[in-house]
A computed fold for a 72-nucleotide RNA from Aphelenchus avenae, annotated as transfer RNA. The prediction has a mean pLDDT of 81.
RNA sequence: GUCACAGUAGCUCAGUGGUAGAGCAUUCAACCGGUAUUUGAAGGGUCGCUGGUUCAAGUCCAGCUUGUGACU
Numbered sequence: 001g002u003c004a005c006a007g008u009a010g011c012u013c014a015g016u017g018g019u020a021g022a023g024c025a026u027u028c029a030a031c032c033g034g035u036a037u038u039u040g041a042a043g044g045g046u047c048g049c050u051g052g053u054u055c056a057a058g059u060c061c062a063g064c065u066u067g068u069g070a071c072u
Stems, first nucleotide, its partner, number of pairs: 001071007010024004018055001026042005048064005
């Protein structure tokens, strides 16, 4: 330098153009003599950045950026 893949909650990851989710973690409550376990609820997101297409974009297109890998 070229190509491919990846970037979504604190962490690990889903998400077929039509209301952004799960598990773990955190907080609160229930339960218990106490700890643990279990159950329920809550909080937590400019979906890497900037544009474009579309009635509508996490999703499609372009550029940029970060990481990983391959080739030279």
The RNAcentral record of the sequence draws on ENA.
The organism belongs to Aphelenchus, within Eukaryota.
Its Rfam family is "tRNA". Rfam classes the family as a transfer RNA.